[in-house]
RNA sequence: CGAGUAAAACAUACGGCGGCGAGGCGCUGCAAUGCGUCUUGAGGAAAGUCCGGGCUUCAUAAGGGAAUGGUAACUGCUAACGGCAGCCGGGGGUGACCCUAGGGAUAGUGCAACAGAAAUAAACCGCCUGUGAUUUAUUGCAGGUAAGGAUGGAAAGGCGAGGUAAGAGCUCACCGGCGCUGUGGAGACACAGCGGCCCUGUAAACCCUACCAGAAGCAACACUGAAAAUGAGAGCUAUACGCAGUCCCUGCGUGCUUUUUAAGGUGGCUCCGAGCUAUACGGCAACGUAUAGCCUAGAUAGAUCGUCGUUUAAUACAAAACCCGGCUUACGGUUUAGUCGCUCA
RNA sequence: GGUGUCAUAGCCAAGUGGUAAGGCAAGGGACUGCAACUCCCUGACUCCCCAGUUCAAAUCUGGGUGACACCUCCA
Repeated sequence: CGAGUAAAACAUACGGCGGCGAGGCGCUGCAAUGCGUCUUGAGGAAAGUCCGGGCUUCAUAAGGGAAUGGUAACUGCUAACGGCAGCCGGGGGUGACCCUAGGGAUAGUGCAACAGAAAUAAACCGCCUGUGAUUUAUUGCAGGUAAGGAUGGAAAGGCGAGGUAAGAGCUCACCGGCGCUGUGGAGACACAGCGGCCCUGUAAACCCUACCAGAAGCAACACUGAAAAUGAGAGCUAUACGCAGUCCCUGCGUGCUUUUUAAGGUGGCUCCGAGCUAUACGGCAACGUAUAGCCUAGAUAGAUCGUCGUUUAAUACAAAACCCGGCUUACGGUUUAGUCGCUCA
Repeated sequence: GGUGUCAUAGCCAAGUGGUAAGGCAAGGGACUGCAACUCCCUGACUCCCCAGUUCAAAUCUGGGUGACACCUCCA
């Protein structure tokens, strides 16, 4: 100097003028919706709505089962999670480092097109043995053989040596995979020894195993309007209906189901909250504990802006709508710490 | 704001693991004196896009883009 890796903080600086939302105080006033003044005012993703929770309603006259959906190595963290941390196995990279839906295919079922002799089971060619024929190097028949050829994503462990009529885990060394035993580890697993090569792939196909889950969502929901009103209409009624917004059973209960009558207003709403910041301690880390300090948008047609000046310059993705923890996606420059290559001293 | 569904040729639309039916429209040909009708032939390099699972993906899984529909108190 170039390429690449990981992490962190920030994301339109400073000043002038004007404008908008929310709150406090003051003035005028019956009153504030008016005026003045002060404080405060979007994000790392506010997004996608993909997970998890708070909160609210449905039910509260119980219990059991099924279905459905989700997750998937191990240990921990957490309110919880499909998240995070560490670690194991597998994979990628020269490396810093990164990725990983990673249970089960001897529980059962299904599927594997085309090609190929054969697709879960094998003799098309070839090789070898025996035998017949003749044109004596070809062919017919019977058998052996998965080493070689050809097809395929996949062809019956791979490769070498021995062995054999030719071959073959038939035997042996190394590798791979399976089972058993021992050692180490908290565990997933790792290492060593022994046996043996019998079981193709697919579960992001049905399924099996283990574990988890009641449903809906702030347009939830509560109050008001609204004593108008224990209203009105329609239907079914014990072989019925109800007992949580999938179904069944047991058990229990007795009237039940359904339609209609209003837009608007207030609350829910952001408040001290699984809150934020700093320090110390424990832990490899995620995180936890203690102490101190802080209060940080809350609209309801929806506020965050415009303009001028300065600096080299003023910029990407994008803007809350009940809240919080994650993930994913979009995106700007800056800084720090490693790695690799080249050049120079 | 919340919930759900969908995307296949110019239009409509079937296909839910094995290489994309059909209809209308369009183009070419036949028929005809010329047309219409009728008959024959023709088209998807990319099944909205990007990854993954699989031998194989329109189809299964994850992410993204776009379109449409529904929900504004209530016994």